[in-house]
RNA sequence: GCCUGCGUAGCUCAGGGGCAGAGCACGUCAUUGGUAAUGACGAGGUCGCCGGUUCAAUUCCGGCCGUAGGCUCCA
Numbered sequence: 001g002c003c004u005g006c007g008u009a010g011c012u013c014a015g016g017g018g019c020a021g022a023g024c025a026c027g028u029c030a031u032u033g034g035u036a037a038u039g040a041c042g043a044g045g046u047c048g049c050c051g052g053u054u055c056a057a058u059u060c061c062g063g064c065c066g067u068a069g070g071c072u073c074c075a
Stems, first nucleotide, its partner, number of pairs: 001071007010024004018055001026042005048064005
């Protein structure tokens, strides 16, 4: 340099044109004599960045960045 996958909540990941989700973690409350466990509720997001297509993009397309892996060859 080229090819492929991935980038979504603090962590691990799902989803894949029309209201962004789960588990764990975190906060509050209930329960307990008090913890743990359990349950309820809540907070937490520039869906990597820039542009394009579209009435509408986290989703499709292009470029870039990051990350994981692969490839380069005897003329």